Model confidence (mean pLDDT): 82 of 100. The RNA shown here (small-subunit ribosomal RNA) has 1445 nucleotides and comes from an uncultured bacterium. Its Rfam family is "Bacterial small subunit ribosomal RNA". The sequence is in RNAcentral, with records from ENA and SILVA.
RNA sequence: GUUGAACGCUAGCCGCAUGCAUAACACAUGCAAGUUGUAUGGAAUCCCAAUUGUUUAAGACAGUUGGGCAAUUCCAUGGCGAACGGGUGCGUAACGCGUGAGAAUCAACCCUUAGGAAGGGGAUAACCUUCGGAAACGAAGAUGAAUACCCUAUAUCCCGAGAGGGAAAAGCAUUAAAUAUGCGCCUAAGGACGAGCUUGCGUCUGAUUAGUUUGUUGGUAAGGUAAUAGCUUACCAAGGCGAUGAUCAGUAGCUGGUCUGAGAGGAUGAUCAGCCACACUGGUACUGAGACACGGACCAGACCGCUACGGCGGGCAGCAGUGAGGAAUAUUCCGCAAUGGGCGAAAGCCUGACGGAGCGAUGCGGCGUGGAGGAUGAAGGUCUACGGAUUGUAAACUCCUUUACCUAGAGAAGAAAUUUGACGGUAUCUAGGCAAAAAGCAUUGGCUAACUCCGUGCCAGCAGCCGCGGUAAGACGGGGAAUGCAAGCGUUAUCCGGAAUUAUUGGGCGUAAAGAGCCUGUAGGUGGCUUUCAAAGUCUUUUGUGAAAGGGUACGGCUCAACCGUACAUGUGCAAAAGAAACUUGGAAGCUUGAGUAUGGGAAGAGUCGAGGGAAUUCUUAGUGGAGCGGUGAAAUGCGUAGAUAUUAAGAGGAACACCAGAGGCGAAGGCACUCGACUGGCCCAUGACUGACACUGAGAGGCGACAGCUGAGGGAGUGAAAUGGAUUAGAGACCCAUGUAAUCUCAGCCGUAAAUGGUGGAGACUAGGUGUUGGGAAAUUUAAUUCUCAGUGCCGUAGCUAACGCGUUAAGUCUCCCGCCUGGGAAGUACGCUCGCAAGAGUGAAACUCAAAGAAAUUGACGGGGGUCAGCACAAGUGGAGGAGCAUGCUGUUUAAUUCGAUGCAACACGAAGAACCUUACCAAGGCUUGACAUGCCAUAAACAUGAAGGAAACUUCAUGGUGCCCGAUAGGGAAUAUGGACACAGGUGGUGCAUGGCUGUCGUCAGCUCGUGCUGUGAGGUGUAGCGUUAAGUCGCAUAACGAGCGCAACCCUUGUGUCGUGUUAUUUAUCACGACAGACUGCCGAUGAUAAAUCGGAGGAAGGAGAGGAUGACGUCAAGUCAUCAUGCCCCUUAUGCCUUGGGCGACAAGCGUGCUACAAUGGGUAGGACAAAGAGAAGCAAAUUCGCAAGAAUGAGCAAAUCUCAAAAACCUACUCUCAGUUCGGAUUGUUGACUGAAACUCGUCAACAUGAAGAUGGAUUCACUAGUAAUCGCUGGUCAGCCAUACAGCGGUGAAUACGUACUCUGACCUUGUACACACCGCCCGUCACACCCGGGAAGCUGUCUAGGGCCGAAGUCGUUACUCUAACCCUACGGGGAGGAGGACGCCUAAGUCAGAGACGGUGACUCGGGUGAAGUCGUAACAAGGUAGCCAAGGGCG
Repeated sequence: GUUGAACGCUAGCCGCAUGCAUAACACAUGCAAGUUGUAUGGAAUCCCAAUUGUUUAAGACAGUUGGGCAAUUCCAUGGCGAACGGGUGCGUAACGCGUGAGAAUCAACCCUUAGGAAGGGGAUAACCUUCGGAAACGAAGAUGAAUACCCUAUAUCCCGAGAGGGAAAAGCAUUAAAUAUGCGCCUAAGGACGAGCUUGCGUCUGAUUAGUUUGUUGGUAAGGUAAUAGCUUACCAAGGCGAUGAUCAGUAGCUGGUCUGAGAGGAUGAUCAGCCACACUGGUACUGAGACACGGACCAGACCGCUACGGCGGGCAGCAGUGAGGAAUAUUCCGCAAUGGGCGAAAGCCUGACGGAGCGAUGCGGCGUGGAGGAUGAAGGUCUACGGAUUGUAAACUCCUUUACCUAGAGAAGAAAUUUGACGGUAUCUAGGCAAAAAGCAUUGGCUAACUCCGUGCCAGCAGCCGCGGUAAGACGGGGAAUGCAAGCGUUAUCCGGAAUUAUUGGGCGUAAAGAGCCUGUAGGUGGCUUUCAAAGUCUUUUGUGAAAGGGUACGGCUCAACCGUACAUGUGCAAAAGAAACUUGGAAGCUUGAGUAUGGGAAGAGUCGAGGGAAUUCUUAGUGGAGCGGUGAAAUGCGUAGAUAUUAAGAGGAACACCAGAGGCGAAGGCACUCGACUGGCCCAUGACUGACACUGAGAGGCGACAGCUGAGGGAGUGAAAUGGAUUAGAGACCCAUGUAAUCUCAGCCGUAAAUGGUGGAGACUAGGUGUUGGGAAAUUUAAUUCUCAGUGCCGUAGCUAACGCGUUAAGUCUCCCGCCUGGGAAGUACGCUCGCAAGAGUGAAACUCAAAGAAAUUGACGGGGGUCAGCACAAGUGGAGGAGCAUGCUGUUUAAUUCGAUGCAACACGAAGAACCUUACCAAGGCUUGACAUGCCAUAAACAUGAAGGAAACUUCAUGGUGCCCGAUAGGGAAUAUGGACACAGGUGGUGCAUGGCUGUCGUCAGCUCGUGCUGUGAGGUGUAGCGUUAAGUCGCAUAACGAGCGCAACCCUUGUGUCGUGUUAUUUAUCACGACAGACUGCCGAUGAUAAAUCGGAGGAAGGAGAGGAUGACGUCAAGUCAUCAUGCCCCUUAUGCCUUGGGCGACAAGCGUGCUACAAUGGGUAGGACAAAGAGAAGCAAAUUCGCAAGAAUGAGCAAAUCUCAAAAACCUACUCUCAGUUCGGAUUGUUGACUGAAACUCGUCAACAUGAAGAUGGAUUCACUAGUAAUCGCUGGUCAGCCAUACAGCGGUGAAUACGUACUCUGACCUUGUACACACCGCCCGUCACACCCGGGAAGCUGUCUAGGGCCGAAGUCGUUACUCUAACCCUACGGGGAGGAGGACGCCUAAGUCAGAGACGGUGACUCGGGUGAAGUCGUAACAAGGUAGCCAAGGGCG
């Protein structure tokens, strides 16, 4: 885009079209084919006349008789029609249809021409009578007409060689009548329309249908037909068709056309038109010009109806209509007015053909639902940043119009010479009236035009594909708004397109699907050069045909359009005729370059057969020898004192042939290697002698074809499926080890497959090169090198090709020819069927179902039980610890009314917390408050405030007393601040979400990385820069370089410290210092070596310091949905007499157990006692506190000094000297506990610290494992500070004193960086992913059977009927007759052949169902393992055999 559509929602009008696609299912009722009196008989009506009856009569009525007309109706004979028109699409794969030819034909009605129509005859229907039957209908008798029927004559005709024979007719009307006229009749010839027949070409799918046919193919004869013909029969011959697809099976009416498409095509065959077929199903003929007949006949069958049960009747796939089926398809309408048809001389009659109307938005086309103005941008709705925006000129409102509609009036064309209009009082016109009655549907994540709010919370739901929904959904549902189309809109279905996605136009096959494992060769396809003939293909011109309608162009008619009309063009085709001769083709004659042959030479693991050889393994025998051997990651099984392994000699046997050996050679492929001989195929080079296109490819077909496997017979050394044992392991049916059967080998025969690979079919031609190598040849040359050439085999590479990788004269380039193969993944190379095979199995080879991917190449990452380089207290080398004890502290867990919360691998756990008795405090219990403890706004009152009393655990409640301030203002009054009371906005929340966030922080990591601009490169993702070589702590620097530069990082700038100089300075000190400030100093600067003459490294000098002097601060792009909503801030949600606020008490301090971080120790390098020495950095007013006195001490009393270089804390300790202890659970160790005190503080019970005395636990250096540290470091020693009333600080942050050991080095562990490699990973290895089993659902196969449909053949029976036979019965026309009858012919019967239906027995094909069973597929969280992807932890994969779960 389309539709004969359907469904959902909606709906104003008109025109033109169109409407059972399903059950060719069954049909009630009505209608759809009659007409003709100018062919004919009769009956009735009618008319006339006569007559009878009734009536007084006329008249009328009834009847009878006769006649008449042909006016009406009916019955019947005859004629014509009924074979058309109308319906349907069952069947049919066919001369059925389409197209083009043809000869052996018929032809009613019609037309033309010619001729004729003479003489006779016998019946019969209706009517009437009688009879039978329920009916349908039938029987007998009498009468009796014709354009019905028959005979004779005639004959332009037919048959026959001829003689000869044979065949016609009808009248009627008009008229007074007819010889005239009209309509008819007969014969013959021709035409037209129509019909039959033959034939070339075209006309769906399946080979999992390959053979088929017996009147079959042909001939002769006869029959038969309108006509040809095996159309039929007899005989003869054995043919006919078929891979160019016969036969069989399935499906189907064909065409003009229709839809789609740029076209080629693809799909389709409603309406209209042509042909065909059919008429309940099957068969059959009759009549006729024409039928094997839709509204005719006979028979059979199924079904239905009537019946008096004897028997009859029916066929809507005509028009309406009914039922049924179905998603679904209309009125039991009007009319013959038009067009057409039948009959008739005509008038006319008939016509569900047709013309019209009705129903249906079923389609196409047209019109309308109003137009112009109208801002306060109304109200309402929606959203909002609360300002507004939008709906929206939309509405209201003002003015205007009337298509349509209503009322009234007029009123067609369609009709032709008179008559005649169903539609229809319709179309149309005129006048009047009212904006009046008239808009929906779908969509709004992308594709795809159109966006927000609320609700919901992986629910409900959406969805064409991708996908959306798990608390901020533009995707669900609703609202608003918007977009698209519009009397429709959307959905579903269908076909074409897009789809170059079956590719003729116009695709592919190295790796994506796809080259057969290889060769030979049949049919077929294709084929070198020259001349000539022909003209099949080809081309040109002409002729015929290609129906109409449709489609195209132009013009015209309905107001336009749809629709309709006219003309033209087209119709690419087929056939015929005349020409052309380049190409293809056919014939003829030649040629040599393709191909082949010949002669000479050559290479090689080619093949078959035979012979021979040595090395090695194993075994046997003999000797020597004496304890192990063997094997592995380590072991064990195994062998060995019955003598192994080892070693020496001899022998046996089988299999394979080291070195040479090479991306070397040969072969079609599989494949082929010791040496020699015999036989043999192919190949290469040279010569150019011969043949003269003999060629290429190759469907079917035939042959060869690794390994494994099978059969038979041998053989069996080594290796070695299966099997056994030992290990490993969670297990180990494996990998490893020790054994070991089949097999591996030979002969004969099968099998016929491989990742049978160059993943690349064969042949030919053309298109840059370079460099190896194998086999030949030529030139020149002493040879070699060199140059040229043929045939192979490799690498690199230009053009070109390719998605890229890559290919590239050995093409995957550019072309020609032929073959094979592909068309999303899985199911599946499976099932079924067939062929082959001994089997295993091979070949051929689907579908249901299921998914939205599967796949290729390359890119960036990440990862690897891949590789390389490098760094790091990473390891190593060392020192000291942790893990064991006691205690401190944090965490888990448990407990609890509560044990508040957070942090959880590294990167939580002396962390938030630089300090929980109350407070803190967030938790619990109890008691209280509700505009609130805190903020802003309003009103009222009161200044504020101070003091006291009662109750209470306190908060708080109640009561009492005092008191008036500050600013402006003369007063009144107002203002600021504060308090109380009140109403409402609100406050408040350590409530939730760190996975909604900001900010801050941790971590990789102070690792050296992370990027950009321009350029270059690639189809692109991307790459380059930032890969190389060196160097560095460093992407630091140098060199090189399609890159050149730049940014964030590194470094430096900053602080501290080490040296010096200068300056300043009091509280220190007296020139050594100290504090502060400024400056200097270090830069690989100098020398040497190494390096590439570089960067740099190493060594040295000088120097306080040397290669970053030491330390700190400083943390790139990013990663971890890392941490924090409880510092703070903050979106959303939640609470609001409570999840807010106040108070008292309790809890955060619990205690079976586990973990982390620390302290103190276990002692003599030590403990104790006494004496003695040396720091730095800090702090101090609600403070530090000297000195003095008291106390054993903690401390107390008193209190100088100091807001600090002045005073104080303050004693430094380790250390040194002297004495003591003497290796013990101790004079070590100090836990625990008791008593007594001190201090802080309202308050030390839960729950503080300190002191004294007493007590004196564990612990004797700590398992697996693990941590820190490279120099003023570790270790060790003390000092200070913050927080703080006090302190649970052994913590944290600082300060100084004493002061080591070790580093060979980078194999290993861990972490990180760079390069490279593989990848099936990208949520990125904590990845991905395989198979069994279990469960659920779905699909398919098999299956004993059960059952259905169809087909072909056979047997039996056999209706109707044609044909034939017979002569049983009957018989008007003609013939004969001695009139009795006979003959010819006919009818009936009987018989025969054929034959539908039926029936019998098997057969085949295709289905349905089926206990059970097999396989496959699918399914958020099942089981077992871990096969694959990285070297996937045993490299993987292919073919085949065995085993296991």